The prediction has a mean pLDDT of 85. A computed fold for a 556-nucleotide part of an RNA from Halalkalibacillus sediminis, annotated as large-subunit ribosomal RNA, domain I.

[in-house]
Context: one part of a larger RNA
RNA sequence: AGCGCACGGUGGAUGCCUUGGCACUAGGAGCCGAAGAAGGACGGGACUAACACCGAUAUGCCUCGGUCAGCUGUAAGUAAGCGACGACCCGGGGAUGUCCGAAUGGGGAAACCCGCCAUCCGUAAUGGGAUGGCAUCGAUCACUGAAUUCAUAGGUGAUUCGAAGGCAACUCGGGGAACUGAAACAUCUCAGUACCCGAAGGAAGAGAAAGCAAACGCGAUUUCCUGAGUAGCGGCGAGCGAAACGGAAUUAGCCCAAACCAAGGGGCAUGUCCCCUUGGGGUUGUAGGACACUCCACAUGGAGUUACCAAGAGAGAGCGUAGAUGAAUCGACCUGGAAUGGUCAGCCGAAGAAGGUAAGAGCCCUGUAGUUGAAACGCCCUCUCCUCCGGAGUGGAUCCUGAGUACGGCGGAACACGAGAAAUUCCGUCGGAAUCUGGGAGGACCAUCUCCCAAGGCUAAAUACUCCCUAGUGACCGAUAGUGAACCAGUACCGUGAGGGAAAGGUGAAAAGAACCCCGGAAGGGGAGUGAAAGAGAACUUGAAACCGUGUGCUU
Numbered sequence: 001a002g003c004g005c006a007c008g009g010u011g012g013a014u015g016c017c018u019u020g021g022c023a024c025u026a027g028g029a030g031c032c033g034a035a036g037a038a039g040g041a042c043g044g045g046a047c048u049a050a051c052a053c054c055g056a057u058a059u060g061c062c063u064c065g066g067u068c069a070g071c072u073g074u075a076a077g078u079a080a081g082c083g084a085c086g087a088c089c090c091g092g093g094g095a096u097g098u099c100c101g102a103a104u105g106g107g108g109a110a111a112c113c114c115g116c117c118a119u120c121c122g123u124a125a126u127g128g129g130a131u132g133g134c135a136u137c138g139a140u141c142a143c144u145g146a147a148u149u150c151a152u153a154g155g156u157g158a159u160u161c162g163a164a165g166g167c168a169a170c171u172c173g174g175g176g177a178a179c180u181g182a183a184a185c186a187u188c189u190c191a192g193u194a195c196c197c198g199a200a201g202g203a204a205g206a207g208a209a210a211g212c213a214a215a216c217g218c219g220a221u222u223u224c225c226u227g228a229g230u231a232g233c234g235g236c237g238a239g240c241g242a243a244a245c246g247g248a249a250u251u252a253g254c255c256c257a258a259a260c261c262a263a264g265g266g267g268c269a270u271g272u273c274c275c276c277u278u279g280g281g282g283u284u285g286u287a288g289g290a291c292a293c294u295c296c297a298c299a300u301g302g303a304g305u306u307a308c309c310a311a312g313a314g315a316g317a318g319c320g321u322a323g324a325u326g327a328a329u330c331g332a333c334c335u336g337g338a339a340u341g342g343u344c345a346g347c348c349g350a351a352g353a354a355g356g357u358a359a360g361a362g363c364c365c366u367g368u369a370g371u372u373g374a375a376a377c378g379c380c381c382u383c384u385c386c387u388c389c390g391g392a393g394u395g396g397a398u399c400c401u402g403a404g405u406a407c408g409g410c411g412g413a414a415c416a417c418g419a420g421a422a423a424u425u426c427c428g429u430c431g432g433a434a435u436c437u438g439g440g441a442g443g444a445c446c447a448u449c450u451c452c453c454a455a456g457g458c459u460a461a462a463u464a465c466u467c468c469c470u471a472g473u474g475a476c477c478g479a480u481a482g483u484g485a486a487c488c489a490g491u492a493c494c495g496u497g498a499g500g501g502a503a504a505g506g507u508g509a510a511a512a513g514a515a516c517c518c519c520g521g522a523a524g525g526g527g528a529g530u531g532a533a534a535g536a537g538a539a540c541u542u543g544a545a546a547c548c549g550u551g552u553g554c555u556u
Stems, first nucleotide, its partner, number of pairs: 001555009015541001016506002020477002022474007029466002031166002039100003042055003046078002050074002052059001061094006070082003105114003115134007136163003139159006170201001171199005181188001185235001211218002222249004232240002253458003256402001260280008268271001285436001287401004291395006301389004312385005318379004323372003329345001331344004346363002348352001354366003407431008417443001438453005493500002513540001516527004
């Protein structure tokens, strides 16, 4: 030195565990903000660095309920206190709430600096202090007010009016890629995706046919299944890709403009005129309405706070936001440190879900099933009060029924549809109708036929999503896994910055966390003691391998 064997060290794999995650289910909630949010800075404790909680009323204040004998958070310490005159704790409502932040008196390198006005305090006076107010834009109102007489623009002020900023996904709209695929690449695709911006809601958007269709027709919209990878589109390449019918979910329909009437106001061309405002009227395609006439009802009937017109009050039920009650072995023996294990003997069960307790506990504890509970606040339902509302028919002379609109040319875009035979919808530009004897559509266009009534508006449900709350589930993970984060993690650390971004769990049932002695400066160790175990000693469960030793056998 090598190869074995034995015993160690180092190291932290593996097993076991779970405080944390992940994916879902059901119900709820779906917004917060100038009454100052979200998010922070700085403070507040007897001692206090951090976290948590709170805000100069600062580890808390008031009040109403619940609950109970203990309490002064994590946190184990000492001190000083509080509590049956009900503390602490839990829940409802309220008060306080420094400074920054939309940040809003002005400024600013956020958490800082400097003002003005009013009213007070204070000083001999100045300085100083306290409280409240003072941003901008919009709306409304008032007062003013140019060129320019009236007016208008502009200016000033008032208002218990509104906005602003934040927010996970879902929604709608305005913009809008490229890698990629086409085995290259340009039309095409990726894709109207990613991304940026705007707006809103608990959903949004759509929506009561100028529809779909082609039969005995249907009758707003939305979503799912199907139709169907069909019909189609397509360098007819790659690829893209419907709709109706049928079956389900859910169902709900309405209001204006106009004609006409009335009132008020305005105009000058003073009229049986025109315009404006308000009220009545009226809302459709088998055309409807105005208009004229007739009939029925006038207080019965109907409806109601999401549209359809609209503002509320009270009572009661239910649910939510704290809770309460809640059965049955303090049986025997055995093993053990410990019984929840084993043997024997019992009991409850509308409760044998689960967790804990010194090892597998229905009967030990918390609970569970069941029963029950709210002063206050919220949600929802019902009732009462209340509030709101006329309905048909006949006639066919006249009037009305959404105009720079529909539509066309040209240029684009959206439609599954790439200009195509290209209907339909939208935008730009240039043209530009008809008026019920009217108009649009049925995939060029025309005729016949059929269906419908554009150029105004509102509308619940079925649908999408989950930052969040409550209860639960898992052939999900178990510390290199599962969130980046089981642990004081978006931390430490890196970067000028945008941004990037870790590692790190386990004594024991209980600290019973090792008094005392010895070696040592200490660290560390040896005794003693605790404990079932210390080869569980805090560098603490198990403790693999690499790696490093000690002893010994053999070989060289």